[in-house]
Context: one part of a larger RNA
């Protein structure tokens, strides 16, 4: 000067409190640890490692292992030299490969060029090693309110003032006072959604009035009113009233308004801290390799399994769980795509071939909801794990190791010990949509959307735990 204390003060935060779902117990998914393994490739490891690199491991990926091969070599460039090329094909082999045969390009200003192979050489190659040599890029404290500088001043000096005090804020945010005066990286505003309104615009979108027409539809004429798509524009400032207050600023079911005190979300993360994380994303120093720690192939493994731990789906049931009608979304993709309509199949899916390069067409029925019905509290019409059979798809190929369908089986499981996690509103609970990676898919994962839900509670700051400032 900082740390740091089971010292004091003030102050915050789903940190306690009130609440409402859940982990922890079952089965499964899926990551880790150990354990096995030829091999189970690497990495992450209290908060900041465990659905985490991986936003897609059957091969391939891939890096790991066992075999079988190559050595100037899997790419790329300069390149003497050939023109035997490209193409077919014939052995051997599990391919990679290795070992033969047929075949003799193209344009040309004849210099040569364009392709194709190519000796020898130079540059090679390494997901081997150090992330405690590094760049780059990240978590974290922390979107917490702090971290500093330039002059002056004080101090012999480290250093200190400012940055403390008195209020006030979400905030070092403001105001007051002050040996300190100002300023810089943070805060806050500028940016994007998203709540209201006007105005340009009117197709692919909408259809209120006038008409045509259909079994029925904005289907067609026509509108531009409304919903809507997207530009631009206003609009919120404690701006106005009342209280308190020197001020800042508070506080009021207060007035106006679609919205009110930061309206409600994103992005946006100061100094710096953990020799934090990554040499496997990438670039990189220095160290190892070089007929191999490199490349090529096949087939294995990354999917194993006595055991333990995270995360998470599905349950245990009537606020439910069958059957049958029926309503209403937002956000996305789509031409090597999305696939209608019909027909065939219980079905998964086949078949068909119509529209789209999309506010046009498909995806594509939203589901919880509501009506009506059955069950009658049982290991059950709850649960669906587990197995056996047939089956569809995708692909060269579903054994190890894929998703799906059908019929039949029908475990555990009756609300979960100690513990422990979320969350303060359009949250939480719950309900189904979409999308990336992607042939297929181990998605219950991980990023979006929207329906239902004005859910419940919040005295309060003693206590836990992190954090801030004075001391």
């Nucleotide at each position: 000067u900082g740390a740091c204390g089971g010292g004091g003060g003030u102050c915050c935060g789903c940190a306690c409190a009130a609440g409402c779902g859940g982990u922890g117990g079952a089965g499964c998914a899926u990551g880790u640890g150990g354990u096995u393994u030829a091999a189970u490739u690497c990495g992450a490891u209290g908060a900041u490692a465990c659905g985490c690199g991986a936003g897609g491991a059957a091969c391939c990926u891939u890096a790991c292992c066992u075999g079988g091969g190559c050595u100037c070599u899997a790419a790329u460039g300069u390149g003497a030299c050939u023109g035997c090329u490209a193409u077919c094909u014939g052995g051997u082999g599990a391919a990679a490969g290795c070992c033969g045969g047929a075949g003799u390009u193209c344009c040309u200003u004849c210099g040569g060029g364009a392709c194709a192979g190519g000796a020898a050489a130079c540059a090679a190659g390494g997901u081997g090693c150090u992330g405690c040599a590094u760049g780059g890029u990240u978590g974290u404290c922390g979107u917490c309110a702090g971290c500093u500088c330039g002059u002056g001043c004080c101090g012999u000096g480290a250093g200190g003032u400012g940055u403390u005090g008195g209020g006030u804020u979400a905030a070092g945010u403001c105001c007051c006072g002050c040996a300190a005066c100002g300023a810089g990286c943070g805060c806050a505003a500028c940016c994007c959604c998203u709540a209201u309104u006007g105005u340009u615009a009117g197709u692919u979108g909408c259809c209120a009035g006038c008409a045509c027409g259909u079994a029925a539809u904005g289907g067609u004429g026509g509108g531009g009113a409304c919903u809507c798509u997207a530009g631009c524009a206003a609009g919120a400032c404690u701006g106005c009233c009342g209280g308190c207050g020197u001020a800042a600023g508070c506080c009021g079911a207060g007035a106006g308004g679609a919205a009110g005190g930061u309206g409600g979300g994103g992005a946006u993360g100061a100094c710096g801290u953990c020799a934090a994380a990554u040499c496997a994303u990438c670039a990189u120093g220095g160290c190892c390799u070089u007929u191999a720690u490199g490349c090529c192939c096949a087939g294995g493994g990354c999917g194993a399994c006595a055991c333990a731990c995270g995360u998470g789906c599905u349950a245990c049931a009537a606020u439910g769980g069958u059957g049958c009608a029926u309503a209403c979304a937002g956000a996305g993709g789509g031409u090597u795509g999305c696939c209608u309509a019909g027909c065939c199949g219980c079905g998964a899916g086949g078949u068909g071939g119509a529209g789209c390069u999309a506010a046009u067409c498909c995806c594509a029925g939203a589901a919880a909801g509501u009506g009506c019905u059955u069950c009658c509290c049982a290991g059950u019409u709850c649960g669906g794990a587990u197995u056996g059979a047939a089956g569809u798809c995708u692909g060269c190929g579903a054994c190890u190791c894929g998703a799906c369908u059908u019929c039949a089986u029908g475990a555990a499981g009756u609300u979960g010990g100690a513990a422990u996690c979320g969350c303060u509103a359009g949250u939480a609970a719950u309900c189904g949509c979409g999308c990336a990676u992607c042939a297929g898919c181990c998605a219950u994962g991980g990023c979006g959307c929207g329906g239902u839900g004005a859910a419940a509670u919040a005295c309060g700051u003693u206590c836990c735990c992190g954090g801030a400032c004075c001391u």
A computed fold for a 471-nucleotide part of an RNA from an uncultured bacterium, annotated as small-subunit ribosomal RNA, 3' major domain.